[in-house]
């Protein structure tokens, strides 16, 4: 610098639910708790699903691809 892979070991991240808050809504945020996760760290670029005030906006990056960064360990 490439690929690969989570067994170690250090860590990380949060489905769902339950309080509260924002929104029309899909759902976001905040804690608590732990389904999973080798990128479940980021980015709507293309698919796809969903929602509206609907020939456009918008929700989803933990739907699937793609790009891009990155800890350990093998080669």
């Nucleotide at each position: 610098u490439c690929a690969a892979g989570a067994a170690a070991a250090a860590g990380c991240c949060a489905a769902g639910c339950c309080u509260g808050u924002c929104g029309c809504g899909a759902g976001g945020c905040a804690g608590g708790u732990a389904c999973g996760g080798a990128a479940a760290g980021c980015u709507u670029c293309g698919g796809g699903u969903c929602u509206c005030u609907a020939u456009g906006a918008g929700a989803u990056g933990g739907c699937c691809g793609a790009g891009u960064u990155a800890c350990c360990u093998u080669g």